[in-house]
Context: one part of a larger RNA
Molecule: small-subunit ribosomal RNA, 5' domain
Organism: uncultured Termite group 1 bacterium
RNA sequence: AGUGAACGCUGACGGCGUGCCUAACACAUGCAAGUCGCGCGGGGUUAUACAGAGUAUCGUAUAAUCUAGCGGCAAACGGGUGAGUAACACGUAGGGAACCUCCCUCAGAAUGGGGAAUAUCUCCGAGAAAUCGGAGUCAAUACCGCAUAAGACCACGAUCUGGCAUCAGAUAGAGGUCAAAGCAGUAAUGCGUUUUGAGAUGGUCCUGCGGCCUAUCAGCUAGUUGGUGGGGUAACUGCCUACCAAGGCUAUGACGGGUAUCCGGUCUGAAAGGGUGAACGGACACACUGGAACUGAGACACGGUCCAGACUCCUACGGGAGGCAGCAGUGGGGAAUUUUGGACAAUGGGGGAAACCCUGAUCCAGCGACGCCGCGUGGAGGAUGAAGGUCUUCGGAUUGUAAACUCCUUUUAGAUGGGACGAAAAAAAUGACGGUACCAUCAGAAAAAGCCACGGCUAACUACGUGCCAGCAGCCGCGGUAAUACGUAGGUGGCGAGCGUUACUC
Numbered sequence: 001a002g003u004g005a006a007c008g009c010u011g012a013c014g015g016c017g018u019g020c021c022u023a024a025c026a027c028a029u030g031c032a033a034g035u036c037g038c039g040c041g042g043g044g045u046u047a048u049a050c051a052g053a054g055u056a057u058c059g060u061a062u063a064a065u066c067u068a069g070c071g072g073c074a075a076a077c078g079g080g081u082g083a084g085u086a087a088c089a090c091g092u093a094g095g096g097a098a099c100c101u102c103c104c105u106c107a108g109a110a111u112g113g114g115g116a117a118u119a120u121c122u123c124c125g126a127g128a129a130a131u132c133g134g135a136g137u138c139a140a141u142a143c144c145g146c147a148u149a150a151g152a153c154c155a156c157g158a159u160c161u162g163g164c165a166u167c168a169g170a171u172a173g174a175g176g177u178c179a180a181a182g183c184a185g186u187a188a189u190g191c192g193u194u195u196u197g198a199g200a201u202g203g204u205c206c207u208g209c210g211g212c213c214u215a216u217c218a219g220c221u222a223g224u225u226g227g228u229g230g231g232g233u234a235a236c237u238g239c240c241u242a243c244c245a246a247g248g249c250u251a252u253g254a255c256g257g258g259u260a261u262c263c264g265g266u267c268u269g270a271a272a273g274g275g276u277g278a279a280c281g282g283a284c285a286c287a288c289u290g291g292a293a294c295u296g297a298g299a300c301a302c303g304g305u306c307c308a309g310a311c312u313c314c315u316a317c318g319g320g321a322g323g324c325a326g327c328a329g330u331g332g333g334g335a336a337u338u339u340u341g342g343a344c345a346a347u348g349g350g351g352g353a354a355a356c357c358c359u360g361a362u363c364c365a366g367c368g369a370c371g372c373c374g375c376g377u378g379g380a381g382g383a384u385g386a387a388g389g390u391c392u393u394c395g396g397a398u399u400g401u402a403a404a405c406u407c408c409u410u411u412u413a414g415a416u417g418g419g420a421c422g423a424a425a426a427a428a429a430u431g432a433c434g435g436u437a438c439c440a441u442c443a444g445a446a447a448a449a450g451c452c453a454c455g456g457c458u459a460a461c462u463a464c465g466u467g468c469c470a471g472c473a474g475c476c477g478c479g480g481u482a483a484u485a486c487g488u489a490g491g492u493g494g495c496g497a498g499c500g501u502u503a504c505u506c
Base pairs, nucleotide, nucleotide: 001505002504003503005502006501007500008499009498013374014373015372016371017370018368019367020333025331026330027329029328030327031326034073035072036071039070040069042067043066044065045064046063047062048061049060050059080286081285082284090210091209092208093207094206095205096204099203100202104199105198106197107196108195109194110193111192112146114144115143121136122135123134124133125132126131152177153176154175156173158171159170160169161168162167182191183190184189212258213257214256219249220248221247224246225245226244227243228242229241230240231239261283262282263281264280265276266275267274268273288309289308290307291306292305311322312321313320314319339365341364342363343362347361348359349358350357351356378408379407380406381405388399389398390397391396412447414442415441416440417439418438422433450495451494452493453492454491455476456475457474461490462489463488464487465486471478472477
């Protein structure tokens, strides 16, 4: 000098930040990922019309609206945590003639004709429940063939150009393989669907170098090191497998053990360096513990699935349900860390043609002197140097212009009235924060000061009490009857809404 601090005493206000460092311990409750009826059939509600004697009821039609289900997109983002990891995890510099990329942009081509199901629904059944089974009917941008198709893919040879071994690109040729879906609108057209090329974005893989401790760890290694064939992947590779060879790493520290997410940064320091990795930003890893795949452009998936385990809950004992390291909140641990708040108004995200819906991301508010900054607790005058206190050599000294008193001011807090920007490029509408900030007026010095120290280091001294006791103490050291060092009082010094102490770092 610093801190995500804690503890003691004290505590006016505001702004901006910040707040489980410990048990990656266990979690009650609510919310945190939905949306689309302009993909689809069905159902409900309301209104109107029609037939009949008909404001009931029923049926049909139209319109509006709501929607469980099928289907599409999203859910792989956003949010949390740092357990694991000493590793191409991260940082940095490169490489991919070894790769993928939904949505988006640009450019080209196409969107023909069929089929079989199924959820919902109806009926029946099983079960305490979770849920499940059978039969029947029906739809689609759901599913499956067929046709057509290229500069796509597969194998083939030819020519040209280029390069970095494998190769890359272009041109024309002949053979084989693979597509599609509709919806809205009177229409124009728009939105989609299929396929191809290019881009953008995001990702994946490889490599050089860099950053902890330990030798009281000295040898380690069989898919191990390399090759060939095969498999696998988006793709290269012992990634996997069969066979063959016997290699590979190591004192420039292999292997083992311990510890630890990494970085931009941040703290300190004149720098070099040392410490650190909270908040904010980037990367990685994880989601009760361990394992696995499915779907998908993307996951081996926090609020998805399956299996195993521990734990908790429900049960009719047959069987089921769950996962806060999301936001709040609870118990526990701990020296210690907040509200079961408001709003989608803004910014951004998902869905939708749109209206709009969702969004504990976010924006705000609440709590905490936890930190930084600002501001106040009054200003000027005022000596008979009042009273009181303390000391005293009893003369006085000091507290001390301090108070009283006089004249002023009104920040902040308080009251009343007004009242935003943030909202958006024609007009209108739209503000959680918030009747907040801010402005004006009003009253009254009114409502607002403590903490630590005073032997030396180190700014600041006397009295009384105590008597090696009680106690102090960072170091030296004080205390055994005159203690400036203990306790109290007066005085003084320092800092001030804080002041000290403790812990840690330089």